[in-house]
RNA sequence: GGGGCUAUAGCUCAGUUGGUUAGAGCGUCACACUGAUAAUGUGAAGGUCGCUGGUUCGAUUCCAGCUAGCCCCA
Repeated sequence: GGGGCUAUAGCUCAGUUGGUUAGAGCGUCACACUGAUAAUGUGAAGGUCGCUGGUUCGAUUCCAGCUAGCCCCA
């Protein structure tokens, strides 16, 4: 220098014909239970869906560029 993959909650990850409220497990917090913990149960908080544009009535999803990480080629 060229090509490919990935980027979604604190962590690990789902999310197909683009559609109105974006999810799971673990973790955190509160409550219940207990003499008290743990475990268990219930509930809650937590997201600019990497960034900037474009297409569209509508974009986490499609397109382009950029950034970061990983892999391959030279």